Source information
A computed fold for a 256-nucleotide RNA from Risungbinella massiliensis, annotated as Bacterial large signal recognition particle RNA. The RNAcentral record of the sequence draws on MGnify. Its mean pLDDT, the model's own confidence on a scale to 100, is 78. Its Rfam family is "Bacterial large signal recognition particle RNA". Rfam links the family to the GO terms SRP-dependent cotranslational protein targeting to membrane, signal sequence recognition and signal recognition particle, plasma membrane targeting.

RNA sequence: CUAGGUGGGGAACUGGCGGUGCCCUGUAACCUGCAAUCCGCCUUAGCGGGACUGAAGUCCCUGUCGAGGUCUAGAUUGGUCAUGGUCUGGUUUGACUGGAAAGUGUGGACGAUUGGGUCCUACGCAACGGGUGCUCUCGAACCGUGUCAGGUCCGGAAGGAAGCAGCACUAAGGGUGAUUUCUCGUGUGCCGUAGGGUAGCCUGAUUCGAGCUGGAAAGUCAAAGUCCGCGUGGGUUUUCUAGAUCGGAGCUGGGG
Numbered sequence: 001c002u003a004g005g006u007g008g009g010g011a012a013c014u015g016g017c018g019g020u021g022c023c024c025u026g027u028a029a030c031c032u033g034c035a036a037u038c039c040g041c042c043u044u045a046g047c048g049g050g051a052c053u054g055a056a057g058u059c060c061c062u063g064u065c066g067a068g069g070u071c072u073a074g075a076u077u078g079g080u081c082a083u084g085g086u087c088u089g090g091u092u093u094g095a096c097u098g099g100a101a102a103g104u105g106u107g108g109a110c111g112a113u114u115g116g117g118u119c120c121u122a123c124g125c126a127a128c129g130g131g132u133g134c135u136c137u138c139g140a141a142c143c144g145u146g147u148c149a150g151g152u153c154c155g156g157a158a159g160g161a162a163g164c165a166g167c168a169c170u171a172a173g174g175g176u177g178a179u180u181u182c183u184c185g186u187g188u189g190c191c192g193u194a195g196g197g198u199a200g201c202c203u204g205a206u207u208c209g210a211g212c213u214g215g216a217a218a219g220u221c222a223a224a225g226u227c228c229g230c231g232u233g234g235g236u237u238u239u240c241u242a243g244a245u246c247g248g249a250g251c252u253g254g255g256g
Base pairs, nucleotide, nucleotide: 004053005052006051007025008024009023010022015042016041017040018039019038030050031049032048033047034046059255060254061253063251064250068246069245070244071243072242073241074240075239078236080234081233082232083231084230087229089228090227091224092223093222094221095220096219097218102213103212104211111207112206113205114204115203116202117201118200119196120195121194122193123192124191125189126188127186128185129184130183131182134177136175137174138173144169145168146167147166152161153160154159
C1' cells in the first nucleotide's frame, strides 16, 4: 500500500437476496443519502458518498454449547363470540298443597233471620250566602223644599219682589243595626213526610257456639326464557410437555 474487517440472528415481506421498520442478543459492534402505498439488487443478490483499521490477536471454516424466535400436536389458565329451553340447573310467572309473623274473638268470632242507616226520587223545613223591606244615621255650590243675614231690584216714602251664602229638612245614593216582610241559590243537614232499593258497607235485636282476618317459608306440577350457570363449536391469551426448524454471543480445533 492492498485483500479483508468496522456486528449478528429471528419472524414478516419477497420469485429470491439484502436494507429501512418490529423482536432477540450484546455494550466492541463508523458517519451519511434512498426506502413499507416500499428502496436497491440478481445466486458474484442492497445501490451510492465519506472515515477508521489493516497482514495479525483482524478474518474464514468445522465442531460444541445454546440466549432467543417460529411452526405442529396434546394438555392447561383467563377472557370473548356464536348457538342450544328436547338442559325444568339457578331466575321469572301461573296453578295446587301449605299455612308462619301480626291483629281480633266466650265482655261472644264466623254465620242465619230481621229492622234501620248509607243510596235514589218527590215535597217540605232549617242553616248558610245574596237581594229586598224595616230602624237609625250621613247626604244637594247651582239645575229640591223652608227660612233667608249681607247685598241687588221696584218705589218720593211706606212697603214690596227675586234670591246667593249659612242653617234645618229631605231626593238620588251611601253606611249601620237587629229581627224575619218577601225572594233567589246550594257538593249545607246525627231534619221531616212519602215512595223506591240489585250488589256492597255500617249498625240494632234474636239465634248459633269457636274461630275469623292475614298470607311468609317450603313442596309439587306447568309455562316463559339465553340474564347467570351448563353443553357444543370458533378466535384469542397464559403456562407446560413432545417434536421440528432457524440460531446470537462464548468455547475448541483447523485454515490463511